[in-house]
Context: one part of a larger RNA
RNA sequence: CCCGCGGCUAGACGGAAAGACCCCAUGAACCUUUACUGCAGCUUUGCAUUGGACUUUGAUGUGGCCUGUGUAGGAUAGGUGGGAGGCAAAGAAGCCGAAGCGCCAGCUUCGGUGGAGCCGUCCUUGAAAUACCACCCUGGCCCCAUCGAGGUUCUAACCGCGGUGGGUGCAUCCCCACCCGGGACCGUGCAUGGCAGGCAGUUUGACUGGGGCGGUCUCCUCCUAAAAGGUAACGGAGGAGCACGAAGGUACGCUUGGCGCGGUCGGAAAUCGCGCUGUAAGUGCAAGGGCAUAAGCGUGCUUGACUGCAAGGCCCACAAGCCGAGCAGGUGCGAAAGCAGGUCCUAGUGAUCCGGUGGUCCCGCAUGGAAGGGCCAUCGCUCAACGGAUAAAAGGUACUCUGGGGAUAACAGGCUGAUACCGCCCAAGAGUUCACAUCGACGGCGGUGUUUGGCACCUCGAUGUCGGCUCAUCUCAUCCUGGGGCUGUAGUCGGUCCCAAGGGUAUGGCUGUUCGCCAUUUAAAGAGGUACGUGAGCUGGGUUUAAAACGUCGUGAGACAGUUUGGUCCCUAUCUGCCGUGGG
Numbered sequence: 001c002c003c004g005c006g007g008c009u010a011g012a013c014g015g016a017a018a019g020a021c022c023c024c025a026u027g028a029a030c031c032u033u034u035a036c037u038g039c040a041g042c043u044u045u046g047c048a049u050u051g052g053a054c055u056u057u058g059a060u061g062u063g064g065c066c067u068g069u070g071u072a073g074g075a076u077a078g079g080u081g082g083g084a085g086g087c088a089a090a091g092a093a094g095c096c097g098a099a100g101c102g103c104c105a106g107c108u109u110c111g112g113u114g115g116a117g118c119c120g121u122c123c124u125u126g127a128a129a130u131a132c133c134a135c136c137c138u139g140g141c142c143c144c145a146u147c148g149a150g151g152u153u154c155u156a157a158c159c160g161c162g163g164u165g166g167g168u169g170c171a172u173c174c175c176c177a178c179c180c181g182g183g184a185c186c187g188u189g190c191a192u193g194g195c196a197g198g199c200a201g202u203u204u205g206a207c208u209g210g211g212g213c214g215g216u217c218u219c220c221u222c223c224u225a226a227a228a229g230g231u232a233a234c235g236g237a238g239g240a241g242c243a244c245g246a247a248g249g250u251a252c253g254c255u256u257g258g259c260g261c262g263g264u265c266g267g268a269a270a271u272c273g274c275g276c277u278g279u280a281a282g283u284g285c286a287a288g289g290g291c292a293u294a295a296g297c298g299u300g301c302u303u304g305a306c307u308g309c310a311a312g313g314c315c316c317a318c319a320a321g322c323c324g325a326g327c328a329g330g331u332g333c334g335a336a337a338g339c340a341g342g343u344c345c346u347a348g349u350g351a352u353c354c355g356g357u358g359g360u361c362c363c364g365c366a367u368g369g370a371a372g373g374g375c376c377a378u379c380g381c382u383c384a385a386c387g388g389a390u391a392a393a394a395g396g397u398a399c400u401c402u403g404g405g406g407a408u409a410a411c412a413g414g415c416u417g418a419u420a421c422c423g424c425c426c427a428a429g430a431g432u433u434c435a436c437a438u439c440g441a442c443g444g445c446g447g448u449g450u451u452u453g454g455c456a457c458c459u460c461g462a463u464g465u466c467g468g469c470u471c472a473u474c475u476c477a478u479c480c481u482g483g484g485g486c487u488g489u490a491g492u493c494g495g496u497c498c499c500a501a502g503g504g505u506a507u508g509g510c511u512g513u514u515c516g517c518c519a520u521u522u523a524a525a526g527a528g529g530u531a532c533g534u535g536a537g538c539u540g541g542g543u544u545u546a547a548a549a550c551g552u553c554g555u556g557a558g559a560c561a562g563u564u565u566g567g568u569c570c571c572u573a574u575c576u577g578c579c580g581u582g583g584g
Stems, first nucleotide, its partner, number of pairs: 001584008010576003014571002022405004027401002029397004035202005041195003045191005051154011063142004068137001078136005085119003094113008158182003162179006205217003214234001218240006241386001242284001243343002248302007256280001257277006282291002285348001287346003306329004312323003318387001331340003354380007362373002412459001413457001414455003418452001420448006429439002466541001467539003471533001472530005479504003482499006506520005547565004551560003
């Protein structure tokens, strides 16, 4: 050096399983509910199946009978018209009794008695006699009719999983018959209002230095923005979701603010005068850019805060947005030239569909109309997740599932090194005196890659996660042992610094613990790296599935770096490596 054999498992990000954690999908499934929308089911009412009688009661209508007092007036005059006579032995006035009404004056009716009269035209009144007749009004009574409502009752619909008998045999089913019980209820059909996770289908946004929680989502102004324009971030600051018939148009006119001085009440500041300054004032509202020829402040007259258009441009993926001379019509102001299609400008907003309102010459299903539509004008969205998925929508999943992602988190690694640890510089001060034996403020500069983080770069078709056990190996910023300097080192014991990694560097109690505390030893009981070394070496107490409970939260399903009990740890070694051994 080549080839074996027996072993060990550190590596081959070993094998196995298209990661179950995490995120994503306009994915799925179950579960919940005061999510949305439905459907069973229950229930309300009407009609039908559904009939008889009696009774109570309501409405309407025909007929009959009554009813009706403001004042004046013989007095309870409903209205209007006709009207000079009407009623009465089939019994008038009067009297007695009863009933009803009543604004307590009386009115109406009935029975008895009575026996021949009673009333109108006359006075007063807006209206003249219930003297008489007709048609009505207000309220009431009676009969009848129609339509209801309630109650009682009947039996014949309907019901009986009551009895007996029969088919038929005791098969308790079915059918028939007769009894019995209930009964127009119940039940059922159609329509209708309600309740309705019992069930069903779904929804439950995005951005995001992982996701959630929080915040945000449209528009305006400034900075970032790198001297055209434009330009991102969960970068830094602020605003808008209107207002105004004058705060618009035009003609004419005016000049603010501050400071100093002077001046009655009068002041820091009111109104007045002079000077200086020169926009610092003002602008309906944030900021920026403007503005004195004023866009700022007034006065007069007014409605251009017009109708129909529009050359040409800005901006721009589209859709939108913005500026606009000029033409026609008619108008305001101005002597005129002219100016005026809102406001100093840039925010003050919402596409389409659907529907409303007004107008209109348009279309209008054989024709004429109409219904309905078009066109013009206008209205209805915190559609604010603001280019608006629907008219209409919340949650749980540790019982979970699928597709994907290292496009994105948790472990480990990497980068970084704020934080952490270690060191150095300066030296105020402490140290009786004396900065530097020792300690060292305020500050400054490094190193390490052991902490907590940041980033999200390999790995989600899997890199097993804390602690322990076993076995280690390295570093030195050295715990012991060794050598030294300084000392505020007398000695003993120390402090601090330098050199040094050869060797060594505890057993128990508690806790899953690492850590820590305690007990007792020791020369000492070092600090770290090694995928917080080591699960194809072990364990499995903790964390981190399914079961269950407590506390808390939640209406609930369920949830909790809260607690508690329980809970499957696979791999026969091909290669590298290592140990032992054999042959050539």
A computed fold for a 584-nucleotide part of an RNA from Hydrogenophilus thiooxidans, annotated as large-subunit ribosomal RNA, domain V. The coordinates come from a structure-prediction model, not an experiment, and the mean pLDDT is 84. It was read from a public genome assembly.